[in-house]
RNA sequence: AGAGUUUGAUCCUGGCUCAGAACGAACGUUGGCGGCGUGGAUGAGGCAUGCAAGUCGCGCGCGAAAGUUCCCUUCGGGGGACGAGUAAAGCGGCGGACGGGUGAGUAACACGUAAUCAAGCUACCCCCCAAAUCAGGAUAACCGCGGGAAACUGCGGCUAAUACUGGAUGGUCUUGGCUGGACGCAUGUCCGGCCAAGUAAAGGAAGGGAUCCUACGGGACCUUGCGUUGGGGGAGGCGAUUGCGGCCUAUCAGCUUGUUGGUGAGGUAACGGCCCACCAAGGCAUCGACGGGUAGCAGGCCUGAGAGGGUGGUCUGUCACACUGGGACUGAGACACUGCCCAGACUCCUACGGGAGGCUGCAGUCGAGAAUCUUCCGCAAUGGGCGAAAGCCUGACGGAGCGACGCCGCGUGGAGGACGAAGGCCCUUGGGUUGUAAACUCCUGUCACGAGUUAUGAAGGUGUAGUAGGUAAUAUCUGCUAUAUUGACGUAUGCUCGAAAGGAAGCACCGGCUAACUCUGUGCCAGCAGCCGCGGUAAUACAGAGGGUGCAAACGUUGUUCGGAAUCACUGGGCAUAAAGCGCACGUAGGCGGCCUUGUAAGUGUGGAGUGAAAUCCCACGGCUCAACCGUGGAACUGCUUCGCAUACUGCAAGUGCUAGAGGACGGUAGGGGAGAGCGGAACUCUUGGUGGAGCGGUGAAAUGCGUAGAUAUCAAGAGGAACACCAGUGGCGAAGGCGGCUCUCUGGUCCGUUUCUGACGCUGAGGUGCGAAAGCCAGGGUAGCGAACGGGAUUAGAUACCCCGGUAGUCCUGGCCGUAAACGAUGGGUACUAGCUAGAGGGUCUAUCCUGUAGAUUCUCUGGCGAAGCAAAUGUGAUAAGUACCCCGCCUGGGGAGUAUGGUCGCAAGGCUAAAACUCAAAGAAAUUGACGGGGGCUCACACAAGCGGUGGAGGAUGUGGCUUAAUUCGAGGCUACGCGAAGAACCUUAUCCUGGAUUUGACAUGCACGGAUAGGCUACCUGAAAGGGAUAGUCUUGCCUUCGGGUGAAACGUGCACAGGUGCUGCAUGGCUGUCGUCAGCUCGUGUCGUGAGAUGUCGGGUUAAGUCCCUUAACGAGCGAAACCCUUGUCACUAGUUGCCAGCGCGUUAUGGCGGGGACUCUAGUGAGACUGCCGGUGUUAAACCGGAGGAAGGUGGGGAUGACGUCAAGUCCUCAUGGCCUUUAUGUCCAGGGCUGCACACGUCCUACAAUGGCACGCACAAAGGGAAGCAAACUCGCGAGAGUAAGCAAAUCCCUGAAAUCGUGCCUCAGUUCGGAUUGCAGGCUGCAACUCGCCUGCAUGAAGUCGGAAUCGCUAGUAAUCGUAGGUCAGCAUACUACGGUGAAUGUGUUCCUGAGCCUUGUACACACCGCCCGUCAAGCCACGAAAGUGGGGGGUCGGCGAAGUCGCUGAGCUAACCAGCAAUGGAGGCAAGCGCCGAACCGAAACUCCGCGAUUGGGACUAAGUCGUAACAAGGUAACC
Repeated sequence: AGAGUUUGAUCCUGGCUCAGAACGAACGUUGGCGGCGUGGAUGAGGCAUGCAAGUCGCGCGCGAAAGUUCCCUUCGGGGGACGAGUAAAGCGGCGGACGGGUGAGUAACACGUAAUCAAGCUACCCCCCAAAUCAGGAUAACCGCGGGAAACUGCGGCUAAUACUGGAUGGUCUUGGCUGGACGCAUGUCCGGCCAAGUAAAGGAAGGGAUCCUACGGGACCUUGCGUUGGGGGAGGCGAUUGCGGCCUAUCAGCUUGUUGGUGAGGUAACGGCCCACCAAGGCAUCGACGGGUAGCAGGCCUGAGAGGGUGGUCUGUCACACUGGGACUGAGACACUGCCCAGACUCCUACGGGAGGCUGCAGUCGAGAAUCUUCCGCAAUGGGCGAAAGCCUGACGGAGCGACGCCGCGUGGAGGACGAAGGCCCUUGGGUUGUAAACUCCUGUCACGAGUUAUGAAGGUGUAGUAGGUAAUAUCUGCUAUAUUGACGUAUGCUCGAAAGGAAGCACCGGCUAACUCUGUGCCAGCAGCCGCGGUAAUACAGAGGGUGCAAACGUUGUUCGGAAUCACUGGGCAUAAAGCGCACGUAGGCGGCCUUGUAAGUGUGGAGUGAAAUCCCACGGCUCAACCGUGGAACUGCUUCGCAUACUGCAAGUGCUAGAGGACGGUAGGGGAGAGCGGAACUCUUGGUGGAGCGGUGAAAUGCGUAGAUAUCAAGAGGAACACCAGUGGCGAAGGCGGCUCUCUGGUCCGUUUCUGACGCUGAGGUGCGAAAGCCAGGGUAGCGAACGGGAUUAGAUACCCCGGUAGUCCUGGCCGUAAACGAUGGGUACUAGCUAGAGGGUCUAUCCUGUAGAUUCUCUGGCGAAGCAAAUGUGAUAAGUACCCCGCCUGGGGAGUAUGGUCGCAAGGCUAAAACUCAAAGAAAUUGACGGGGGCUCACACAAGCGGUGGAGGAUGUGGCUUAAUUCGAGGCUACGCGAAGAACCUUAUCCUGGAUUUGACAUGCACGGAUAGGCUACCUGAAAGGGAUAGUCUUGCCUUCGGGUGAAACGUGCACAGGUGCUGCAUGGCUGUCGUCAGCUCGUGUCGUGAGAUGUCGGGUUAAGUCCCUUAACGAGCGAAACCCUUGUCACUAGUUGCCAGCGCGUUAUGGCGGGGACUCUAGUGAGACUGCCGGUGUUAAACCGGAGGAAGGUGGGGAUGACGUCAAGUCCUCAUGGCCUUUAUGUCCAGGGCUGCACACGUCCUACAAUGGCACGCACAAAGGGAAGCAAACUCGCGAGAGUAAGCAAAUCCCUGAAAUCGUGCCUCAGUUCGGAUUGCAGGCUGCAACUCGCCUGCAUGAAGUCGGAAUCGCUAGUAAUCGUAGGUCAGCAUACUACGGUGAAUGUGUUCCUGAGCCUUGUACACACCGCCCGUCAAGCCACGAAAGUGGGGGGUCGGCGAAGUCGCUGAGCUAACCAGCAAUGGAGGCAAGCGCCGAACCGAAACUCCGCGAUUGGGACUAAGUCGUAACAAGGUAACC
C1' cells in the first nucleotide's frame, strides 16, 4: 500500500466482498510447563447454609457457671477459696453515612472542565486562646408478679454514670443599638470602639508519698497522659450556584398555571416558588422548547497516518441504587445495602390469634443462557473501626484453588548419518518423492519426576536490661540502644544432587484474491462456498490419501468494533447524460457583502500565571535470569480560565465621509409581454332557394355511412362557432408556464443615450407568499370543426388496438378549484476574470458616398454556429462554461421493494406534499469500442429475381427416409450442409448377436513364460449332427537341429496353466486425421509509426475502377503476410522432334474389296518440347492515372473455355462402424464359430430418379458419323444351334495390333392419323436362359400372352447464360450374378437477358440497439403453483407514562390536648403554674380503586400489493423505424 466482482472487451460511476488490528468472548479439534493478569456481559430473576461491624471495664451499676481445691455434713447436701471482677446481658460513648457490590433508574448542573458562595455546614485530626462551679431527680440491668406458641411484652420495687436536668460564671460567641476606618460585587464584606440582653461544661485512669486530713480502706494535693465546655484558625469532607462540552428522532411544533416575576410570612446549615397567601401575566422555543426512544458519566480503552469512528469490562474519580413504592427518626454527616415505620409482591414459621425475612457483600445454589470460578487459607503484610494500650473485629485486603480466557517466556532434543533402507504416494515404468527424515553412532540435560537444602516479603508492638528528657521525685510517661518474640502464602520460588532422549504436537489451509498439487472415489448426486463461483465421468474448488504451505500449545470458526471506505468527504466527494438543481419568481429569518478615516479589542496573533488527580500512552533509567509485569524520574495531557501586549484582517461603534455596486430622473427605443372592448376576411358546417341527375364518400383493398324523399358537384342568400394561411426567420417578448388577424383603451418589464440625483440602499434566501402547460373537478353559458368513452365497419388466430364511418364528455367563454409534466439547456441564482472567427436582432457614435438610404469602423445589450487553452469517464463543453474563483440556497449516497405503506397536512374529488421498513439481489448504471442484428439507409454482386428453356409436385415403377409392424426388421446421417447418403452393387458370405437356435473358452488372430513330452501335422475314409463342433478308429504322406547313432534338444505344431488376446461395446461433448458448409465469397491479419486514459482506431476509410482489399489517385500512415491473380493439368492454333501397333498424299505391288504389302513422314493422329495473348497497337472517355468503350490484327481478346487449387474462421456440424487414440465397460462373453431367418416386412407420408401420357411421335426396313474406357479365375472374333436370352466350339489378345464394339438420336422410304390408340408399358400367367453350393423368402435376362394408371399435372418448387440447357446413345468401377444409381465419354444442339423495383443469399460504408449463447436474441404484464416478509382489517390481548376523581397507611408540620405528667418556679402543705406526653382533628400524602384519553407492542377470519423460485398458461408491450417512434 491494495485486491476480487457488472462487460465480448474498455473506461467511469457504484455497491458487495477480502487481506490488518482488537475482544470480559463463545463453539470445534487438540493440549507439556511456568510467570503476570483476567473471569455472571443474559433475569436489578429467586435464594438454603456459613461468614462480611464492631469495640471500649482507663464512663457506669451489676455479675455467673463448668471445673479444681479446702472445710462441714443428717451423706440428701451446705459453705469458703481459685476460676473471676472473667463470661454474658444492660446503661453510656464512638463507629455502624467508611470500606465492599451493582448499573436498574437518570439526557439531568448527573458527569467533565473552568469559575462562584459577599448565601453555607463540618464529628474524629492539628494549632491558638479561655474555662471546667453548685445542685437535683430518675431509669435499664437486677428482683418479684403476669400475658404470649413464638416474636416479644405489661405492672410493681431497688440502683449507677463521661446518661438526664436546674442554677452560677463567662469571652474576640449570638442578637439589638450607637460609632470609626479600609474595601468591594448591587444586596454588602473585613478590621475596630462603647452599651444592653442571652448562652457552657464531666469526669475517669496511672504513679508518688515532700505537705495536710483520715473512719486507716484511703482522700486532698503533686505529676503524667486521656476526656469535657466556649471561641478563633487550619486541613480534609460535604452542600449550593453558573459558563461551556458530550446521543438519536420534526412521521414530536408549539410547551407551561407554582407556570414567569413581585410583596410578605414560613422553612433550611444556606440562596431560591423550596413552600404558602396576595398581586401582575408572564416564561421557554426552528441556535429545536415540549414529547418519544436509548443510555450511568469521565480518566481512559480499541482502531486509525491523522482528523475521526466505536466503546466505557478490569484499575481510578464521580453519580445513582439496595426486594418494589412512600416516609421520617437518630446523628457532625443518612432520608441510611446487612437501622426504624407504613403499603405491596414473594418466601418461611405458626398453637391460625399472630410473627419473621431481604446475597446488586464473600463463597455457594436454582433458573434462564452460547457463556463466566472455591460454600478455600490468613489477619503475617497494607488499610479501616474501637480502645490509653495490650488487643479485638475486618470475605476490605494479602494469598492459594479452578478455566489455554488473554499477554509473555520455555520445552518437546543436538551433531553426524545413503547416489538415498523398508513402507506410503506418484509414474512416461526410466524413475521421482516422503528424505538426513528414520534406523544407527556420539552427545546434552531446560521442563516434568525423585531426594535434599534455603531466602526477600518483618517493620512495628510487647517483655527484659541499659541510658537520656521531664518532674519535688530514682514513680509513671516519652525517646534511644541491646536482646527475645511475630509468616496465611509455603510440600512455594530458587539452588544442589540423581536417573533418563526417556513423559511432552497439533490445527487450519493448498481454484483466484492468497503462501501451498497430485492420485483415487463421486458424477448438478453427495457436498463446498468470505466474494467470484465449483460439482452433469478425466474436479489442483466435493470426499479420502500422499505431498506441500502457514501458524504453533495452540489452530480454526462464529459474533462484535475500527480500518481498508475519499462508501457522509472538517482534513477529504459530488449533482448535463452515472444517484443528485426546487417548474418559476417575490421575499422573512439567517449567511455573505464596495472605497476612505477614527475608535474599540469580541474573533485573531503573541507572552505570563493557574488548572488540566493518580494510573494509562511516550521517553530515560532501574527491579524480577529475559519478557509480559513492576518501580523512579521526565515529557505529554493538543483543553479551560485569567492577566498583559499587538491591531494587518473580520466583527462592533462613529463620520451632515466617497461613488466604481444598486436605484432614481430626463430624452429616446424594438417587441406575438399582459388585461379588456370592438372589428375583419378565408375556410368549415348547417339552413333556404336555383341548376343537375346517380352516385358520393372512404381505403392497402373494402365495408359501415350518405343518396331518386334528389346526395356528391355547382350558384346565390342567410346563420353559427372556433382558429387566425401567406408574412414567419436556430427572428422577437416574457421569471417560468407561455405569447401570432386588425384597431382602440389601460398596463408590466427590457435596451440605448446624458452622467443630473441618492449614497452600499447590495447578493442569496430555510420557513412563507404568489404565478404556474395539458388533463381533471364545481357552477353557469356556448358548441362549427376536432374528438377520450361508446356504437358500427374492416383487419386479425383473436383485435376491447392501429385504418374507416359516426359520436358524448371535453376542447371555447365567465367565476372558482387542482398544482402537476421529459415544467429540459435533463445544466439553481449572483459577481468578477480568462484566445479568436462568424451569422442574426435592437440602440448609440464616427467616417465615406452625397442624402435619407447604403457601406465601413467602433461601442452597449440580446439570440445562434465553429473553435484555442482549460475542464471532463467519455460524449462533449468552451465569454450564454460543464474553465478559473468567491457568496448563498436546494439536492445525492448501490439496485429492487418505493416515491409505496403508515402518520401528518392540503384538496369537493381525482390526487398532491412530506416519506420509511421488513425482505431480496451482486449487481443496477453512464459513456464509448468491436461485432451481430434491423419488417434502417446508401453502393455493389450472384441463375437471386426478371426474360426464357426444360423439369419436380398428379400417374406407374425404381430407390432412400420417416412411420407402422416384427423374434429381428443391425448401425450411422436429420433445414440449406440427412433422405439413388456411408453402401463402387444385403440370395449364403457380406452382416455388425439384429433375431432364433446350436457350439466353444488362452480362444478365429499376436507375443512371452512355465510344465509335458513326440505326444504331432496334412490327406482319405467312419459315427453323430442342420452345420459348427464333438467322438473314436483305420489307411497313407510328412516331421526340424545336433549326434559319438545310444540318444539329446525343443524351433514349428499340440496339450495344460499363467500373462494376455478379442470387442462394428459406450463417449465425435475427451481427441488425431479426414470431410461438409458459408464460399472460389473477397476477405482475414501483422510489424513499425500515429491517434485515443483505454477497449480500440488508423492502415483496410474517401474518389474512381475491377471478377477480385484488382489496380490508380488522395491520404498519418509506410510496408508486409495469408487469401484473389499467377505458377500446375486439360482443351483450342501453329512449329519442331519422333514415326509403331497409328496414318497414307505422292511412287510401286496385290485384292471383287479393305494401308493388305513394299515403302513414306507430307497429312490426320499419337506424345514430347516450344511459340502464342501482354490492354501490346490505334481512337475515344477518364484526373496526362488506374481503367472502361470501340477497333485492327489474330486460331484465340481483355481471367479464351474447363479442372485442380478452398484465407482467418463459423456450425461443441459429420465420422470412435475406414483408420488411429485417452478414458470407461465386458472377459465360459458385449469375444469366437455355425445353421436358418432378418436388413427386401406395408393402412401410410416425404425426398431423389426412371418411363410415359405421344404425330418435332410410334413401328418397320435401309444407310451414316464418335469419344473415352475395360480385358487373363479376363475380353472373346469367326463358325454352328436357338425367335431370343443364350449355348456349343474356338482364332486372336497382358492390347494405338486382338476382343468388348452393333454407337444412338440423325438421314431416306413406308405404315399408323389423334384414339387410352400400332401411345404407354405397370401387373399377371406360361415357357425358357444365365450366374452361383443354393435364386422360396430374395437375382438378372428372353419369348409368348396379359395391357393397369396415365391425355402434361393444385398450392408450391428445382436446374440452366453456350458447345450451356435440352436430347441421344457409349464406356467404366463395384461385381459369381444383379444398375432407372454413380463416375466418365462423346453426338445433335437451342431460347432468353445486357435490367436490379421485388424474393433469397453475400460484400463494403453508414445508422440505431436494452442483443454478445449475438433476433432461433432480449424481454413485459395478467393468470396458475410453492415459499417468505410486510401493509389494511371487524375485533382482541398486553405494556408505558401522564391527567381527573375516590379512598387514604406511615409520617412531618399545624391546631387542640377536659386524659397522663420525676427534675424547674410558687407554696408549710394540699395544690397550682411552666413545660412535656398520650389521644383527637386538619393540610399534604404512597399503594389501591374507578373514568376518559394518548402512545407502543402482539394476535386476528379475510384482504392488498411486493420479493423470490431450470424448463406452467395467455398474449407481444419495450429494445431496430421493434413492425402504430418511444417517453413524461
Small-subunit ribosomal RNA from an uncultured bacterium, 1528 nucleotides, folded computationally. Model confidence (mean pLDDT): 83 of 100. It matches the Rfam family "Bacterial small subunit ribosomal RNA". Rfam links the family to the GO terms structural constituent of ribosome and ribosome.